Molecule: c-di-GMP-I riboswitch aptamer
Organism: Jeotgalibacillus sp. S-D1
RNA sequence: CGAUUAAAAAGGCAAACCUGUUGAAAAACCGGGACGCAAAGUUACAGAUCUAAUGUGUAUAUGCACGAUGAUGGCUGUUCUGCCGAA
Repeated sequence: CGAUUAAAAAGGCAAACCUGUUGAAAAACCGGGACGCAAAGUUACAGAUCUAAUGUGUAUAUGCACGAUGAUGGCUGUUCUGCCGAA
């Protein structure tokens, strides 16, 4: 100097739930609130999962099935960056 990582310190983020708003929905955002997180910071590139509007097919009409161009980074991998510093 680099890698990995424990303890402590300085901090950070914010699950469920509730109010309001947007959306067809999944879900997202603001505020409250903390289950937890060493990347629960970042990149929808790949996989996985969720929803099914426009659409397609079918049916006894209001049904059923398919289907992301939608969503999820606190599902996994990946990209980039970051605090402390023993063994």